[in-house]
Context: one part of a larger RNA
RNA sequence: AACGAACGCCAGCGGCGUGGAUUAGGCAUGCAAGUCGAACGCGAUCCAGGGGGCAACUCCUGGUGAAAGUGGCGGAAGGGUGAGUAACGCAUAGACAACGUACCCCCGAGAUGGGGAUAACUCAGGGAAACCUGAGCUAAUACCCAAUGGUGUCCCUGGAGGGAAUCCUCUGGUGACUAAAGGUGGCCUCUGAACCAUGCUCCCGCUCGGGGAGGGGUUUAUGUCCUAUCAGCUUGUUGGUGGGGUAAUGGCCUACCAUGGCUAUGACGGGUAGCCGGCCUGAGAGGGUGUUCGGCCACACUGGGACUGAGACACUGCCCAGACUCCUACGGGAGGCUGCAGUCGAGAAUCUUCCGCAAUGGGCGCAAGCCUGACGGAGCGACACCGCGUGUAGGAUGAAGGCCUUCGGGUUGUAAACUACUGUCACCGGUUAGGAAAUGCUUGCACGGUAAUAUCGUGUAGAUUUGACAAAGGCCUGAAAGGAAGCCACGGCUAACUUCGUGCCAGCAGCCGCGGUAAGACGAAGGUGGCGAGCGUUGUUC
Numbered sequence: 001a002a003c004g005a006a007c008g009c010c011a012g013c014g015g016c017g018u019g020g021a022u023u024a025g026g027c028a029u030g031c032a033a034g035u036c037g038a039a040c041g042c043g044a045u046c047c048a049g050g051g052g053g054c055a056a057c058u059c060c061u062g063g064u065g066a067a068a069g070u071g072g073c074g075g076a077a078g079g080g081u082g083a084g085u086a087a088c089g090c091a092u093a094g095a096c097a098a099c100g101u102a103c104c105c106c107c108g109a110g111a112u113g114g115g116g117a118u119a120a121c122u123c124a125g126g127g128a129a130a131c132c133u134g135a136g137c138u139a140a141u142a143c144c145c146a147a148u149g150g151u152g153u154c155c156c157u158g159g160a161g162g163g164a165a166u167c168c169u170c171u172g173g174u175g176a177c178u179a180a181a182g183g184u185g186g187c188c189u190c191u192g193a194a195c196c197a198u199g200c201u202c203c204c205g206c207u208c209g210g211g212g213a214g215g216g217g218u219u220u221a222u223g224u225c226c227u228a229u230c231a232g233c234u235u236g237u238u239g240g241u242g243g244g245g246u247a248a249u250g251g252c253c254u255a256c257c258a259u260g261g262c263u264a265u266g267a268c269g270g271g272u273a274g275c276c277g278g279c280c281u282g283a284g285a286g287g288g289u290g291u292u293c294g295g296c297c298a299c300a301c302u303g304g305g306a307c308u309g310a311g312a313c314a315c316u317g318c319c320c321a322g323a324c325u326c327c328u329a330c331g332g333g334a335g336g337c338u339g340c341a342g343u344c345g346a347g348a349a350u351c352u353u354c355c356g357c358a359a360u361g362g363g364c365g366c367a368a369g370c371c372u373g374a375c376g377g378a379g380c381g382a383c384a385c386c387g388c389g390u391g392u393a394g395g396a397u398g399a400a401g402g403c404c405u406u407c408g409g410g411u412u413g414u415a416a417a418c419u420a421c422u423g424u425c426a427c428c429g430g431u432u433a434g435g436a437a438a439u440g441c442u443u444g445c446a447c448g449g450u451a452a453u454a455u456c457g458u459g460u461a462g463a464u465u466u467g468a469c470a471a472a473g474g475c476c477u478g479a480a481a482g483g484a485a486g487c488c489a490c491g492g493c494u495a496a497c498u499u500c501g502u503g504c505c506a507g508c509a510g511c512c513g514c515g516g517u518a519a520g521a522c523g524a525a526g527g528u529g530g531c532g533a534g535c536g537u538u539g540u541u542c
Stems, first nucleotide, its partner, number of pairs: 001541003005538005012388004017383001018381002025344003029341003034073003039070002046063007080299003089224008099216001101214001104212007112146004121136006152177003156173007182204002185201003191197002225271003232262003238258007274296004278289004301322005324335004352378001354377003360374001361372004391421004401412004425483001427478001429476004435469001440464001442462007486531005491512003497526005507514002
């Protein structure tokens, strides 16, 4: 000098940060990932009209459209933690002629004809429950078959160019294989019709191929703690061939063959540890550190495994095993806060079971919108930093009181009282900005597309709509010196001194050392010094 600090005494306000460092110990409760009806079938409820009935009610038509289901996209992001890891984990600089990439952007081409199911639902059954089984019905942008197919993939075969060996790029030919899905709105130009649609059109989607962006995978070089009281380690080990596997290289896996490979420039073993940008210190070199924020990695009760998918071996998915907790009709089931709050425990020690999606961002959706403990805010803690205040000026017979005294006086001390003034903060009242830009709707104009002046898309102009925070903040006014100072030290180091008490006792102490009858070192008082809403102590680093 510094701190994610703790403890003691004390404590007025604000701003901005920051707060489970220990048990990666166990968790009650609530919330933290959904969304789409413009992909699909069904349709509870309610409303309206009509019919039947004495009534309860029932039937038909139209609208509304809950819950669950099929399907799509998202649940691989965002959020948490630092257990493990000494490793291509991380950092820097490269490589892929050995590789993928959903959504997004650009370009080219296409979307033809069919089929069979299944959940929901109904019926029946089993079970305490979780849930399960059978029969029957139905839809799709779910699933399947066929067609078309090239600059796609594969085999064979030419040409040209290039390279860095395997090869790469461009351009031909024969053959084989492989696509698709529809939906909302508008309209009558075309077709069929003569209301409209299976037609046309706009938009949103779909399929194949090429390119891009962003994001990933693999790989190379260098760097990355302590220990030799760890000196030898290794058999898929090191290399090759065939095969398998992967998006892809590779002992990644397997069969066979060979016997290699690493090591004193520290292999192997043991201990410790997430890494970096940074942060602290220091003149620097260096040393220490990795909290908040940002990048990367790893983990998700413990261990293992795969499935789905563009992407996971998946925090709030699945399966198996284990420990623990809970339910049970004892047959069997359910769960995973290292998400946000909160609770117990352990600890010197670390917060609210708060408000809101108004902003920023994310998911889904044409959109309205829905969801979002991300985020924006508020709350608690002097935990840290910064700012402000607790008054200002005058005021001597130098009051009183305290303390000291050589008893003359000195000191506290312009300090107080008193007089004049000011009005920050806190308090009362009033007033007011910005965080709001959009989106949507509506009106107009222009352009595009079209048969079209409709609808739609794009741009532009106007109007309208949206605030959790927030009884906050700013500004104005009012009242009022009123509500706001402590802590540590005073022997030397080290700024600051006397008296009394005590008597090697009680005690102090960072080091030197004080205390045994005049203690500037213990305790108290007066005085003084330092810092100040803090001051000291302890711990740790330089």
Predicted 3D model of a 542-nucleotide part of an RNA (small-subunit ribosomal RNA, 5' domain) from an uncultured prokaryote. Its mean pLDDT, the model's own confidence on a scale to 100, is 83. Rfam family: Bacterial small subunit ribosomal RNA. RNAcentral holds the full RNA, with entries from ENA.